This is a predicted structure of a 74-nucleotide RNA (transfer RNA) from Solobacterium sp.
Rfam family: tRNA. It is annotated as a transfer RNA.
It was read from a public genome assembly.
The coordinates come from a structure-prediction model, not an experiment, and the mean pLDDT is 80.
RNA sequence: GUGCCCGUGGCGCAAUUGGAUAGCGUGUCAGAUUCCGAAUCUGGAGGUUGUGGGUUCGAUCCCCAUCGGGCAUA
Repeated sequence: GUGCCCGUGGCGCAAUUGGAUAGCGUGUCAGAUUCCGAAUCUGGAGGUUGUGGGUUCGAUCCCCAUCGGGCAUA
C1' cells in the first nucleotide's frame, strides 16, 4: 500500500431482509432489609450508536469519506 473484521452508557456485550421510548450484565447513586455491614430486593441517573456527509417518510442497520484498533498479504 491492498483486503477483511471491530468501534453502541464507566467496563463487558445485545439488537439486521431499515420501523415501537436502543436493551442486558456489571459498576454507580438512593431506598427497603440489618445492631452495622455483606448478600438480596426496589427505584434512579448515565448513550450525539467513533467522526462528517448522503439515501430514505424513517438509519445502530444501506452508501461515500475519514479517525482509531486488530488480522492477513507483498